[in-house]
RNA sequence: UGUUGCAACAACCCCGUGGAUUGGGUGGCGAGGCCGAUGAUGGCCGGACGUCGCAGUGAAUCCACUGCAACA
Numbered sequence: 001u002g003u004u005g006c007a008a009c010a011a012c013c014c015c016g017u018g019g020a021u022u023g024g025g026u027g028g029c030g031a032g033g034c035c036g037a038u039g040a041u042g043g044c045c046g047g048a049c050g051u052c053g054c055a056g057u058g059a060a061u062c063c064a065c066u067g068c069a070a071c072a
Stems, first nucleotide, its partner, number of pairs: 001072007013058001014056001016065007023057001025054006032045004
C1' cells in the first nucleotide's frame, strides 16, 4: 500500500466519522376542502398533492475516511 472481516471507544443495549440516493417520521407555508354575513382582511380541517425545514431516521444502498485484526 492492497484485499477481506470487524467497531473496542459510547450516559442500559445498539450505534466509528462525514456525505449522497431512495423510502419513512415530523413541523411550517401553499394549493385544496368545510363553516360563515357575524368579529369576517374571520374560523376550522389539511389524508392525498406542491414547497421549505427539522432529527441518534434503531430502514436500505453507495462513496470517502478513522481505528482494530488477518492475509498478500